[in-house]
RNA sequence: GCCGACGUGGCGGAACUGGUAGACGCGCACGACUCAAAAUCGUGUGAUGGUAACAUCGUGUGGGUUCGAUUCCCACCCUCGGCA
Numbered sequence: 001g002c003c004g005a006c007g008u009g010g011c012g013g014a015a016c017u018g019g020u021a022g023a024c025g026c027g028c029a030c031g032a033c034u035c036a037a038a039a040u041c042g043u044g045u046g047a048u049g050g051u052a053a054c055a056u057c058g059u060g061u062g063g064g065u066u067c068g069a070u071u072c073c074c075a076c077c078c079u080c081g082g083c084a
Base pairs, nucleotide, nucleotide: 001083002082003081004080005079007077010026011025012024019067027045028044029043030042031041032040046057047056048055049054060076061075062074063073064072
């Protein structure tokens, strides 16, 4: 240099024919149980603002297509693999 793949919460990882994003697990917080702890069980857990209701933002970055994009198209960046 060329070709291919990948990028989603704190971490792993779903959402695949474009139509409610964050399922599920881990972790974490609080609670139950216990003399206490572990294990187990329950509830909650993207970010920002807010007492709350709620609002806004959010799928590597920037654009495009579309009524609507994690999903399709283009460029770039990171990582991985192959070729030279």
Predicted 3D model of an 84-nucleotide RNA (transfer RNA) from Candidatus Shapirobacteria bacterium UBA4809. The sequence was found in a public genome assembly. The coordinates come from a structure-prediction model, not an experiment, and the mean pLDDT is 80. Rfam family: tRNA. It is annotated as a transfer RNA.